C1' cells in the first nucleotide's frame, strides 16, 4: 500500500403499528391516558441502517401459528428492490531501508 471489526467528521437512507377507557365528532374520523411488541410506535435531532446493505419497501386486503388485537413469531427470503465517502486504528500477510 491493501482488506476487515470497531472509532471520528461529514452526508445519507428508513419506520412510527395493534388494543383499552375517556374527549370532541360533520359519523370518515381526530385528540388525549394507559396497555403489547420492539432498537425505535407523541417527527424523538432520539433509534435503525449505508453496497460485505433483513435498516426499510415490493409481493400483501399472502400462508401457517398465535393473540384482547396487531408484521406478534415463523415462512414468503439462495425474491425483487435499496442509501458512503474520508480519516484513524487493531490484526494477517509481502515486500524494502537501516542496525546487530
Nucleotide at each position: 500500500g491493501c482488506a476487515c471489526a470497531u472509532c471520528c467528521g461529514u452526508a445519507g437512507g428508513g419506520g412510527u403499528g395493534c388494543c383499552u377507557c375517556g374527549c370532541c365528532u360533520g359519523c370518515g374520523g381526530g385528540c388525549g391516558a394507559g396497555g403489547c411488541u420492539g432498537a425505535g410506535a407523541u417527527c424523538a435531532c432520539a433509534c435503525c441502517c449505508u453496497u460485505g446493505g433483513a435498516a426499510c419497501c415490493u409481493g400483501a386486503u399472502c400462508c401457517g401459528g398465535g393473540u384482547c388485537a396487531u408484521g406478534c413469531c415463523g415462512g414468503c427470503g439462495g425474491a425483487g428492490g435499496g442509501a458512503a465517502c474520508g480519516g484513524a486504528g487493531c490484526u494477517g500477510g509481502u515486500c524494502g531501508a537501516g542496525c546487530g